[in-house]
RNA sequence: GCGUGUGUAGCUCAGUUGGUAGAGCGCAAAGCUUAUAUCUUUGUGGUCCCAGGUUCGAGUCCUGGCACACGCA
Numbered sequence: 001g002c003g004u005g006u007g008u009a010g011c012u013c014a015g016u017u018g019g020u021a022g023a024g025c026g027c028a029a030a031g032c033u034u035a036u037a038u039c040u041u042u043g044u045g046g047u048c049c050c051a052g053g054u055u056c057g058a059g060u061c062c063u064g065g066c067a068c069a070c071g072c073a
Base pairs, nucleotide, nucleotide: 001072002071003070004069005068006067007066010025011024012023013022019056026044027043028042029041030040031039049065050064051063052062053061
């Protein structure tokens, strides 16, 4: 340099055919306990990497860019 893939919550990842963004872990509070942990309940948290385009409507489709991984040279 070329090609392919990935980028979504603090972390690991889902998200179907374009139609109001989710799970587990984590964190906080309450219950329980002498206390901590475990357990139970409730809560907490994301302009979906950036900028444009298409569309009534984009995490999803299109274009360009950035970062990372792999392959080729």